[in-house]
Context: one part of a larger RNA
RNA sequence: CUGGGCGUAAAGGGUGCGUAGGCGGUACGUUAGGUCUGUCGUGAAAUCCCCGGGCUCAACCUGGGAAUGGCGGUGGAAACCGGCGGACUAGAGUAUGGGAGAGGGUGGUGGAAUUCCAGGUGUAGCGGUGAAAUGCGUAGAGAUCUGGAGGAACAUCAGUGGCGAAAGCGGCCACCUGGCCCAAUACUGACGCUGAGGCACGAAAGCGUGGGGAGCAAACAGGAUUAGAUACCCUGGUAGUCCACGCCCUAAACGAUGAAUACUAGAUGUUUGGUGCCACGCGUACUGAGUGUCGUAGCUAACGCGAUAAGUAUUCCGCCUGGGAAGUACGGCCGCAAGGUUAAAACUC
Numbered sequence: 001c002u003g004g005g006c007g008u009a010a011a012g013g014g015u016g017c018g019u020a021g022g023c024g025g026u027a028c029g030u031u032a033g034g035u036c037u038g039u040c041g042u043g044a045a046a047u048c049c050c051c052g053g054g055c056u057c058a059a060c061c062u063g064g065g066a067a068u069g070g071c072g073g074u075g076g077a078a079a080c081c082g083g084c085g086g087a088c089u090a091g092a093g094u095a096u097g098g099g100a101g102a103g104g105g106u107g108g109u110g111g112a113a114u115u116c117c118a119g120g121u122g123u124a125g126c127g128g129u130g131a132a133a134u135g136c137g138u139a140g141a142g143a144u145c146u147g148g149a150g151g152a153a154c155a156u157c158a159g160u161g162g163c164g165a166a167a168g169c170g171g172c173c174a175c176c177u178g179g180c181c182c183a184a185u186a187c188u189g190a191c192g193c194u195g196a197g198g199c200a201c202g203a204a205a206g207c208g209u210g211g212g213g214a215g216c217a218a219a220c221a222g223g224a225u226u227a228g229a230u231a232c233c234c235u236g237g238u239a240g241u242c243c244a245c246g247c248c249c250u251a252a253a254c255g256a257u258g259a260a261u262a263c264u265a266g267a268u269g270u271u272u273g274g275u276g277c278c279a280c281g282c283g284u285a286c287u288g289a290g291u292g293u294c295g296u297a298g299c300u301a302a303c304g305c306g307a308u309a310a311g312u313a314u315u316c317c318g319c320c321u322g323g324g325a326a327g328u329a330c331g332g333c334c335g336c337a338a339g340g341u342u343a344a345a346a347c348u349c
Stems, first nucleotide, its partner, number of pairs: 004320003007303002012317001014201004021194003025088002028085004033081002035077008049065006091191001092188005097182003103177007110154001115149007125136002162169002206247006215241002220236004258316006266294012298305002322349003331342004
């Protein structure tokens, strides 16, 4: 170098955009770098190997041959890879017309509920639990009615429904804005795929500055339980949860399944387009793009997967190589810190 793998055994990067690189559609012409072929030169000798010869044999010595990853010159071939040229439209993209959507950002706005405040009615309890107690209440609680304040979240609709690259996204309205899908034509003419580095995004918790603070609630306090109870249960309660700006960059960041393309039985549900038929309805057939279930072939150690593949293939990237030590130490880089990232060894089984 070749050879094996990555759903659950070790192993898919959290996600995207994209640089270098790798790979790349159809028909033709040309070139001759790769490729193939002829020939010439070179590849010292010794050694190694083969066939002989000489010391009585052998070691040893010796003749000839073969071998020598190859390299260079020169002549030729042109299918394939590459270069160049003009051309094509099936990949990719653009235009026109429609469509669905919690996709993103900003501003505004609505009702229910909790809590608090003020007032009215009203009286002895309320609350909580397995049972209690701490707690609240005659300085009038709880209950009930009216008014007000404030913050946060949006019941029903709601759906193996939708959208987004992932993280994620749910009251209503307006504005700004990204992507996707369908139909029929027209246009560009390979403009493509992947993507080491790089850049950007990235739940929750956490950090910095300033605001906000209703409910909930790490820490903390008290009451219980218990042998104890630094818990589970109860009463309170601060960071935090919310907003703006700036960091952090992790996760069971999961479909534990990288991206792209092509091909390979069916059945059934659902979302959203298009076309046809029609006894226009609670219809039906076909055809796209999603999202589920079952299943053929095939695959799999099995479980299972099965056109949304874990099937059959190609291209590119990432990753794995016994368990522990260890995702640790040291060093580098990043961070305000917490820490993150890259990442061993001794030793041991």

The part of an RNA shown here (small-subunit ribosomal RNA, central domain) has 349 nucleotides and comes from uncultured Acidithiobacillus ferrooxidans. The prediction has a mean pLDDT of 90. It matches the Rfam family "Bacterial small subunit ribosomal RNA".